[in-house]
C1' cells in the first nucleotide's frame, strides 16, 4: 500500500414500536426513550428502484388521474472520506 472482519479492546451507529405543546400538504425528518440488527447501518440522490402528490396539468366533478421541483443513504448500485484487529 493492499485484502480480510476469525478473536479482542475502546467505543459508535439505532429497526419495530411508544412519547412529543417540534418542522412538514404528504411521504418523511427532528427531539426523548427503546433496541432488531449494522464494520461504514458515516457522508452524496449520479444509476435503478420505492415513497408521497402541495403546486400545476387532465377532468363536469371527486376521497378520479398524470406529474418530484419533495423524500428513503438500514433497498441495490456507485462515489468519497474513515476507527480498531489481522494480513
Nucleotide at each position: 500500500a493492499u485484502u480480510u472482519g476469525a478473536g479482542a479492546a475502546g467505543g459508535g451507529c439505532a429497526a419495530a414500536c411508544c412519547c412529543g405543546u417540534c418542522c412538514g400538504a404528504a411521504a418523511g425528518g427532528c427531539g426523548g426513550g427503546g433496541g432488531c440488527g449494522c464494520a461504514a447501518a458515516a457522508u452524496c440522490a449520479c444509476c435503478g428502484g420505492u415513497c408521497u402528490a402541495a403546486a400545476g396539468a387532465g377532468g363536469a366533478a371527486g376521497g378520479c388521474u398524470c406529474c418530484a421541483u419533495g423524500a428513503c443513504a438500514g433497498c441495490g448500485g456507485g462515489a468519497u472520506c474513515g476507527c480498531c484487529a489481522a494480513u

This is a predicted structure of an 87-nucleotide RNA (c-di-GMP-I riboswitch aptamer) from Thiobacillus sp. UBA6205. NCBI's taxonomy places the organism under Bacteria, Pseudomonadota, Betaproteobacteria, Nitrosomonadales, Thiobacillus. It matches the Rfam family "c-di-GMP-I riboswitch aptamer". About the family: GEMM was predicted in a large-scale screen for bacterial structured RNA regulatory elements. It was read from a public genome assembly, where an Rfam model found it. The model forms 100% of the base pairs in the Rfam consensus.